[in-house]
Small-subunit ribosomal RNA, central domain from Flabesymbios commensalis, 348 nucleotides, folded computationally. The source organism's lineage runs through Eukaryota, Metazoa, Spiralia, Canalipalpata and Flabesymbios. The prediction has a mean pLDDT of 89. Rfam family: Bacterial small subunit ribosomal RNA.
Context: one part of a larger RNA
Formats: sequence, structure tokens, C1' cells
RNA sequence: CUGGGUUUAAAGGGUGCGCAGGCGGGCUAUUAAGUCAGAAGUGAAAGCCUAUGGCUUAACCAUAGAACUGCUUUUGAUACUGGUAGCCUAGAGUAAUAUUGGCGUCGGCGGAAUGUAACAUGUAGCGGUGAAAUGCUUAGAUAUGUUACAGAACACCAAUCGCGAAAGCAGCUGACGAAAUAUUUACUGACGCUCAGGCACGAAAGCGUGGGGAGCGAACAGGAUUAGAUACCCUGGUAGUCCACGCCGUAAACGAUGAUCACUCGCUAUAAGACAUUUUUUUGUCUUGUGGCCAAGCGAAAGUGUUAAGUGAUCCACCUGGGGAGUACGUCGGCAACGAUGAAACUC
Repeated sequence: CUGGGUUUAAAGGGUGCGCAGGCGGGCUAUUAAGUCAGAAGUGAAAGCCUAUGGCUUAACCAUAGAACUGCUUUUGAUACUGGUAGCCUAGAGUAAUAUUGGCGUCGGCGGAAUGUAACAUGUAGCGGUGAAAUGCUUAGAUAUGUUACAGAACACCAAUCGCGAAAGCAGCUGACGAAAUAUUUACUGACGCUCAGGCACGAAAGCGUGGGGAGCGAACAGGAUUAGAUACCCUGGUAGUCCACGCCGUAAACGAUGAUCACUCGCUAUAAGACAUUUUUUUGUCUUGUGGCCAAGCGAAAGUGUUAAGUGAUCCACCUGGGGAGUACGUCGGCAACGAUGAAACUC
């Protein structure tokens, strides 16, 4: 390489959109590029293979044949693939009606808690721990009450729940935007699937500029613990956490399970909707989603099992013993931090 694989053994890209490419529903006609058949030409010699012969044999050599699975031309075939033309509606989409949600962006508002400040009451402690101490406090703390201000997060509802491509999204409310599902089966008529490169989005931390800063809190300081304690515990506390704009582009970015389509026993729960039924809110059926348990099958097993890891199809990504190493070098990106790509020697 071929092959075999990718939940957990090495291996699914963090996610989406999408050009090229690959693949692609039904019917009719046509074409004859792929495909198939016949013929012609060519396919040097040597070599390979077969047969016969020549050196005593073999190697070696000679002669003949076969082969050279290819290419070109030509005559045909037309099932399949492709091209062209026309048509169809089962895929895909549009429209109408209805519904759903913690989907997004921007704005407004709310209460609890916390902290601080002022005033009032009040007096000796408070705080913290396994126990303490550092710390705060007679310059009146802690506690209680009233008032004011500030920033951040939204208890209960809350769920095995919902939405989103993923990251993620939860107080209430307004504006704007997007989506999904169901029903009708009205319209378009294959408009589809996947997608190297590309583009966009992408938790936390981190970076730049300007704000903000209550609580928490890397670093740091102190107190403890300890043989030591650069920790775990305690008292403080700066970046940061928050906002706007711009970068970064990584995560156990996980279902450790790529996307799409078709097919393959059941039971049960739940979310949204439709229809039917009902002794009026019950029951049944269907669709779409989210869970649990299981038949067959699959699997090394754990397990999975119509939300497949079953049976098939198309496209993409990735793997090929451990370490060296996600390192070095080079290149590209980045303000930097660093990211992407990504070896070898050597060694077991």
C1' cells in the first nucleotide's frame, strides 16, 4: 500500500454555513461519452511462458509458437451510468393557519441578600477554629432600628423539564430579530445529501483601550498546623471576576459516539401539537422531541438496542506499538501569552 478500524484499547474535526469535488427520486424519448461485442492496424528485438532442437548434461544457445491483458480506427448493441429534451410528485422547499420555548440583540424596571456611610439605642466584647491566634473594638465595635448609596447575582417556581449548530441560555417587562413543530395538501418541481480548501461562531482563563469595583478572590502578607508546610484551615488582600469595543481560538469544547437517508419486536414515562371520543376533562390514535427498561442483532466485555454501538447506502474527518513529542526545525496566525501544521535520531 492493500486491508481493518475510530463509546471505553490508537483513532470523529469544538460547532455551523458553504465554493470546487464526490454521490443523488420516478416516467418517456433521444444520444452513444463511459460500458459491452465483432473486425482491422499497431503493440521493435531481447527477456518471460510453451514446444522442439544444438553443445556428453545443466547453465547457455537456436528455431517456432503463445503472450504482450495496451493504444488507435471502424461496424454494431443500449440494460445500467452520463449528456440532451419533455413530463411527474413520494425527496427538498414555499404559502396559509395555529402553537411553543430559561433562542438571540438592545432598552426599562423590581425585591431579597451583601457591603459601606450617617443617625439613634446600647455596653464589652466581636470574629474565627478541631483548638487557637493574626484581625476588629471604650477614638464605642459586635448586635438592633431608620435612612441613603453601590455593585453583582436572580431564592421559591425547577423537573428524569424547555430552547439553541455548538459554545451556551433562567427575576419581571417592552421593542426588534431568528427558529422549530402541528394541520391544510394550495404552490414550486429534484431545486437534494455531504463537503477538502474557505468563511463565520466558539466556555473559562489571558491580552489591549476606557469605565466599574459590592461580594468572591490567583499573586502576596500575616496567624495557625507541622519534623518542615513555599499547602490544606483562619484574618486580610491585588489582578481578575462586571460593562463597552477590539484580540485570543483553546477545554474531559464529552453522548469521550461526524453528517444525511432507508429499513428492523415491544413496554413505559414525559414536553409540544393535531384529530377523534368523552357522564367535561377523561381515554385513544397520529406527528415531532426528551428519558427509562428490554426481543433479535451487534459487541472483547461493560454495554448498546427505532435518539443503535443492528442491517445497508453516500460524503467528509481521523488511526496504524510505547517513549522521544504535540517536542525540534521550517512556515502561517497572534500585541503578547501562545495557537495551527508537525518530524527524526535514539530507546524499549